Context: one part of a larger RNA
RNA sequence: GAUUAGGCAUGCAAGUCGUGCGCGAACGUCUUCGGACAAGUAAAGCGGCGAAAGGGUGAGUAACACGUAACCAACGUACCCCUCAGAUUGGAAUAACCUCUGGAAACGGUGGGUAAUGCCAAAUGGUCUCUCCUGUGGCAUCACGGGAAGAGUAAACGGCGGCUUCGGCUGCUGCUGAGGGAGCGGGUUGCGGCCUAUCAGCUUGUUGGUGAGGUAACGGCUCACCAAGGCGAUGACGGGUAGCGGGUCUGAGAGGAUGGUCCGUCACACUGGGACUGAGACACUGCCCAGACUCCUACGGGAGGCUGCAGUCGAGAAUCUUCCACAAUGGGCGCAAGCCUGAUGGAGCGACACCGCGUGCAGGAUGAAGGCCUUAGGGUUGUAAACUGCUGUCACGCUAUAGGAACCCACGGCAGUUAAUAGUUGUCGUGCUGACUAAAGCGAGAGGAAGCACCGGCUAACUCCGUGCCAGCAGCCGCGGUAAUACGGAGGGUGCAAGCGUUGUUC
Numbered sequence: 001g002a003u004u005a006g007g008c009a010u011g012c013a014a015g016u017c018g019u020g021c022g023c024g025a026a027c028g029u030c031u032u033c034g035g036a037c038a039a040g041u042a043a044a045g046c047g048g049c050g051a052a053a054g055g056g057u058g059a060g061u062a063a064c065a066c067g068u069a070a071c072c073a074a075c076g077u078a079c080c081c082c083u084c085a086g087a088u089u090g091g092a093a094u095a096a097c098c099u100c101u102g103g104a105a106a107c108g109g110u111g112g113g114u115a116a117u118g119c120c121a122a123a124u125g126g127u128c129u130c131u132c133c134u135g136u137g138g139c140a141u142c143a144c145g146g147g148a149a150g151a152g153u154a155a156a157c158g159g160c161g162g163c164u165u166c167g168g169c170u171g172c173u174g175c176u177g178a179g180g181g182a183g184c185g186g187g188u189u190g191c192g193g194c195c196u197a198u199c200a201g202c203u204u205g206u207u208g209g210u211g212a213g214g215u216a217a218c219g220g221c222u223c224a225c226c227a228a229g230g231c232g233a234u235g236a237c238g239g240g241u242a243g244c245g246g247g248u249c250u251g252a253g254a255g256g257a258u259g260g261u262c263c264g265u266c267a268c269a270c271u272g273g274g275a276c277u278g279a280g281a282c283a284c285u286g287c288c289c290a291g292a293c294u295c296c297u298a299c300g301g302g303a304g305g306c307u308g309c310a311g312u313c314g315a316g317a318a319u320c321u322u323c324c325a326c327a328a329u330g331g332g333c334g335c336a337a338g339c340c341u342g343a344u345g346g347a348g349c350g351a352c353a354c355c356g357c358g359u360g361c362a363g364g365a366u367g368a369a370g371g372c373c374u375u376a377g378g379g380u381u382g383u384a385a386a387c388u389g390c391u392g393u394c395a396c397g398c399u400a401u402a403g404g405a406a407c408c409c410a411c412g413g414c415a416g417u418u419a420a421u422a423g424u425u426g427u428c429g430u431g432c433u434g435a436c437u438a439a440a441g442c443g444a445g446a447g448g449a450a451g452c453a454c455c456g457g458c459u460a461a462c463u464c465c466g467u468g469c470c471a472g473c474a475g476c477c478g479c480g481g482u483a484a485u486a487c488g489g490a491g492g493g494u495g496c497a498a499g500c501g502u503u504g505u506u507c
Stems, first nucleotide, its partner, number of pairs: 006313003010310003015049003020046002028037003056268003066192007075185003080181007088122004097112002100109003128152001131148007162169002194240003201231003206228008243265004247258004270291005293304004321347001323346003329343001330341004360390004370381004394448001396443003403437002409431009451496005456477003462491005472479002
């Protein structure tokens, strides 16, 4: 982790609600041995919401997939907001639990028996649905309004406070029907964006119509019948390649190349197919079937799916921690406290990239020694070093706090609601909550911190020695066959600098 959309050990990544419901332990402690506390707690179950989001990948896809601009008089929408109306009377089950029992296990079976915001029946209701009549308008199917007949709903549930004269009143939340909104989704169309003619003809549900079915909805979407159409050198059909866009790189621009990280969108979830549930899926950590692979088995049968976060093997030139926290932001559930969250916030590893900083500063000539060159006089390395005087960044040690924090909740005021100084809602003040992480302060001490490429021309930078068309260099031109500024070494120099150079790729 850009290659193997190759295989995966292990842990975690989707739960939550007791203010929907019926049940209901044990460990342990005490004991007067009866029991009590633990505790109506934990766990399991029914039920509700979520699990269709978030997260990953780029296999497939040349397509209304994407981008942009429109359209739906052809559509859907749980949660959220607003408005109107309502919530009546009953019933039958079933898990849990108990008994018996099958199986190695996974998982079951018989009988008994219980509840609900689970399920069913009836009533009521219309602005909802269907049919008929009628008016207005439009874009053909239609839209809006008025009238008549049939079908379809609800959970009087839960909690808090007060007065209760036991009739009710009040606040919050949930439920049902209808209408509207917001956001989201579905569908249709114009235009745009790869290569190939060594692919020239393609097509039978094919193209259109009528009718029916199906869908939230249009439609050959599907079916029956009828007609014979439809597409194509403005490149159909076939083949190859490829997710697309905002963007990114380059360039004066026009263009060319590209699509990693971030954002939007599409597709996929071991491979292929299928539906169920649901507002929404044909569903990454749901179900069924088939296949390959892996594992368990008492051989009868079962279990699994990292292209989530870490991690492992393999392949490869090549890519990290089996870390911390829900403190912040966001999400799910819940009245709330809160729980969950490998989203996210952080830390770790890697010069992978970018930015900043340091490796000292000042003085210091008898221009030391050594090296190299030399015309042997000297030149150069070079104020460079030694030496003297300073400074204290980074790293090190000690100490230490700001901001990221506002909520929620508690307390105390004020206001609304209300019969109410109960409650509850809003607002103000004080308190509470930090995974991770500085700056600053003090100490010591020049101490721990410079390399790489190049020097023939292009192109900044030159001499000596070795070698002798050998060894070698090379981006191009080209160097090397006995004085090589081009090979190798040395001294010196030039350019960059915690990097430098090479290779690959793009312009």
Predicted 3D model of a 507-nucleotide part of an RNA (small-subunit ribosomal RNA, 5' domain) from an uncultured bacterium. The RNAcentral record of the full RNA draws on ENA and SILVA.